[in-house]
This is a predicted structure of a 167-nucleotide RNA (Lysine riboswitch aptamer) from a soil metagenome. The coordinates come from a structure-prediction model, not an experiment, and the mean pLDDT is 80. It matches the Rfam family "Lysine riboswitch aptamer". Rfam describes the family as follows. Riboswitches are metabolite binding domains within certain messenger RNAs that serve as precision sensors for their corresponding targets. Allosteric rearrangement of mRNA structure is mediated by ligand binding, and this results in modulation of gene expression. This family includes riboswitches that sense lysine in a number of genes involved in lysine metabolism, including lysC.

RNA sequence: GGUAGAGGCGCAAAGAGUUAAUAGUAAUAUUAUGGAGGCCGAAAGCCUUAGAUAUAAUAUGAAAGGAGCUAUUUGCCGAAGUCUUAAAUAUCAAAUUUUAAGGCUGGUCUUAUAUUUAAUAGAUAUGAGACUGUCAUCUAAGUAUAAUACUUAGAUGUUGAGCUAUC
Numbered sequence: 001g002g003u004a005g006a007g008g009c010g011c012a013a014a015g016a017g018u019u020a021a022u023a024g025u026a027a028u029a030u031u032a033u034g035g036a037g038g039c040c041g042a043a044a045g046c047c048u049u050a051g052a053u054a055u056a057a058u059a060u061g062a063a064a065g066g067a068g069c070u071a072u073u074u075g076c077c078g079a080a081g082u083c084u085u086a087a088a089u090a091u092c093a094a095a096u097u098u099u100a101a102g103g104c105u106g107g108u109c110u111u112a113u114a115u116u117u118a119a120u121a122g123a124u125a126u127g128a129g130a131c132u133g134u135c136a137u138c139u140a141a142g143u144a145u146a147a148u149a150c151u152u153a154g155a156u157g158u159u160g161a162g163c164u165a166u167c
Base pairs, nucleotide, nucleotide: 001167002166003165004164005163008077010076011075012074013073014072016070017069018068019067027060028059029058030057031056032055033054037047038046039045041092042091080105081104082103083102084101085100086099087098088097106132107131108130109129110128111127112126113125114124115123116122133159135157136156137155138154139153140152141151142150143149144148
């Protein structure tokens, strides 16, 4: 360097069904008030004195993204997530998406704060705690053995560019 693997509520994606929430919200119509802007950060475009935005009442009344559960499929074990920089996309800017380089994080769960969101769901970041995997060292027991190696349990420390097996 190649190949194949392990951790476990393992990671990510996709569509299907269902449920909750979004929400009696947005929007539409009528009536009343009112009197010039509104959609939108800008340009363009559209609506508007045949009455905008807004306020109140009445009637009708959603949806998308996201989330939970059920079962399935696919790719996998830096799986993946996140931050910074550069380039592309988009009318400009922002957001989104894609590519490259670099940094951090072994994994899961609980919890606090912050951000996002309609949300107390979910996600992300940071901190704390618990469990767990890997390797190393030490102790004890067992097995085989000339030494020594392996397995189990405990303690301590590290953590993925790692670890195990093999060429």